[in-house]
Parts: sequence; C1' cells; structure tokens
RNA sequence: CCGUUAUCAAGAAAGGCUGAGGGAUUAGACCCAUUGAAGCCUUAGCAACCCUACACCCGUAGAAGGUGCUACGUUCUACCGAUUCAUUUCGGGCAGAUAACCC
Repeated sequence: CCGUUAUCAAGAAAGGCUGAGGGAUUAGACCCAUUGAAGCCUUAGCAACCCUACACCCGUAGAAGGUGCUACGUUCUACCGAUUCAUUUCGGGCAGAUAACCC
C1' cells in the first nucleotide's frame, strides 16, 4: 500500500521555534489566518479503539502503556431516493478520517 470490521455524537489548549497558508483530494461556494495558517518541539488536556481491574462473556470502573484527537458537526454542494412553495428538510451512497486485525 491492499482488505475486513467498528465509529464518525460529545469532549478537550497554553507556551516556544518558524512565517503563509489552511479547512483530505478535484471544481464551485463558504469559513479560518500576520490580533500569526500549516509544520516541529514542550507541557497540559479530551476520549476510551487497543489496554488495565473486577476469574471469563456481558456489564461496571479506570487511565499506567500503544494510537488518535484538542476552530468551524467529515463545513456545504456534486451520485441516488424521499420530501418541500422553495435553492427547504431528511436518509443513503461514493470518498475520506481513526482504531483493531490482516497483508
């Protein structure tokens, strides 16, 4: 890299270095950003997938360790269906993200 399964609700930031982009990708829209984007480092925190304890399952509790995360609901539209006076609303798909396993 590929594949399978689960989730995509909620939650949780300060400092330092640096300096122009960022919100996954394509297009459009929208939003954030020199009152400092992305990235890296330190510390702190959130969550509870793996994990730990209760012998096991279930369930409950937890957070030492492995990941992940800490503006904006995976920002919206794109494909399908339903719905609406409507450019509305809802569901699904595709794609993507994270984890565990697999390879």
Notes:
SAM riboswitch aptamer (S box leader), 103 nucleotides, folded computationally. Its mean pLDDT, the model's own confidence on a scale to 100, is 79. It was read from a public genome assembly, where an Rfam model found it. Of the family's consensus pairs, 97% are formed in the model. It matches the Rfam family "SAM riboswitch aptamer (S box leader)". From the family's description: The SAM riboswitch is found upstream of a number of genes which code for proteins involved in methionine or cysteine biosynthesis in Gram-positive bacteria.